Notes
Predicted 3D model of a 355-nucleotide RNA (Bacterial RNase P class A) from Psychrobacter sp. CX90. Model confidence (mean pLDDT): 76 of 100. Rfam family: Bacterial RNase P class A. The family's RNA type in Rfam is ribozyme. A source record names the gene rnpB. Lineage of the source: Bacteria > Pseudomonadati > Pseudomonadota > Moraxellaceae > Psychrobacter.

RNA sequence: UUGGUAAACCAGACGAUCGCCGUUAUGAAUAGCAUAAGGGAGGAAAGUCCGGGCUACAUAAGGCAGCGUGCCAGCUAACGGCUGGGCGGGGUAACUCGACGACAAGUGCAGCAGAGAGAAGACCGCCUUUUAGCUUUAGGGUUAAUCGGUAAGGGUGAAAGGGUGUGGUAAGAGCACACCGCAUGGUUGGUAACAACUCAUGGCAAGGUAAACUCCACGCGUAGCAAGACCAAAUAGGUGUCCAUUACUUGUCGCCUGCAGGGGACACGGGUAGGUUGCUCGAGCGUACUGGCAACGGUGCGCCUAGAUGAAUGAUCGUCCACGACAGAACCCGGCUUAUCGGUUUACCAAACUU
Numbered sequence: 001u002u003g004g005u006a007a008a009c010c011a012g013a014c015g016a017u018c019g020c021c022g023u024u025a026u027g028a029a030u031a032g033c034a035u036a037a038g039g040g041a042g043g044a045a046a047g048u049c050c051g052g053g054c055u056a057c058a059u060a061a062g063g064c065a066g067c068g069u070g071c072c073a074g075c076u077a078a079c080g081g082c083u084g085g086g087c088g089g090g091g092u093a094a095c096u097c098g099a100c101g102a103c104a105a106g107u108g109c110a111g112c113a114g115a116g117a118g119a120a121g122a123c124c125g126c127c128u129u130u131u132a133g134c135u136u137u138a139g140g141g142u143u144a145a146u147c148g149g150u151a152a153g154g155g156u157g158a159a160a161g162g163g164u165g166u167g168g169u170a171a172g173a174g175c176a177c178a179c180c181g182c183a184u185g186g187u188u189g190g191u192a193a194c195a196a197c198u199c200a201u202g203g204c205a206a207g208g209u210a211a212a213c214u215c216c217a218c219g220c221g222u223a224g225c226a227a228g229a230c231c232a233a234a235u236a237g238g239u240g241u242c243c244a245u246u247a248c249u250u251g252u253c254g255c256c257u258g259c260a261g262g263g264g265a266c267a268c269g270g271g272u273a274g275g276u277u278g279c280u281c282g283a284g285c286g287u288a289c290u291g292g293c294a295a296c297g298g299u300g301c302g303c304c305u306a307g308a309u310g311a312a313u314g315a316u317c318g319u320c321c322a323c324g325a326c327a328g329a330a331c332c333c334g335g336c337u338u339a340u341c342g343g344u345u346u347a348c349c350a351a352a353c354u355u
Stems, first nucleotide, its partner, number of pairs: 001351010012320007020040002023037005042326001046337002049335005054224004066220005071085005086100001087098004101215002106213002108209002123154002125150003130145006162180006181204001182202004186197004228277004238268006248262005284303008321324001
């Protein structure tokens, strides 16, 4: 210098004017108004995919079903997140990706091709027996059929029951042996996953697939701020007390009497509209020191940083530049995922060049 890897940060800037939503102070005086000061979207506020706080509901123990997670250790309020490590894949490297338990409990599945797709298979090939034909230098050779053997070679397929070599055999074959691989056990290292071994044993087996059913281990009570709590008008209805019961009417089998209700006043409680609250001081932010490889934790000091509810956060003008992307809070927080113009910084890797 060029190309790359990982991480962090910014998200047009400055000024003026006019608005909108909260807060604080002061003044009149009181559901409100005026003045002043100060605050007012994000890295994802998004998707609502996980986890937790908070709230209500029979405090919800155990089991079944269902759903989720799935190498090991740690972090955390918790997690399916993060950090470190192991194993496997990619990259020259920095680095990066992985639902990564069990198919030797059982069941299932595998299109096309292929003879055969599972404790499999004889299509071609190789070898042997028998028969027939042809040929012969008389040992045999060759062609066709036939009875068997054979998984070395060819061919099909994503996948065909370890690999290479030597011996062996009629031809072959872990049939035997050597090396490599594999399985089981042992030893050593490591908290563990796991790794290593001039170690021992075994001819090697029940190939693949669990984001197939299933099995194993662990986790999950349900609903969600339109949760929930409080205040509470009109109208209608409810309960209680008192008054009235002249008349009318209903019930008490028909009639009479009596009783009760229909009437009025007051009080109480539930509850609708509406209002208040939940609501933003929090697993908070910054900084210094400190434990840890790290995620993260501890201590001290400092700071307060939107809170709307038909729902504010905007508009206009001026100057400048690199001409401005994705996008807007709605109870809060930790993550993940997705979208995103352009720019800045740090560390590291590879190649070339210069000194």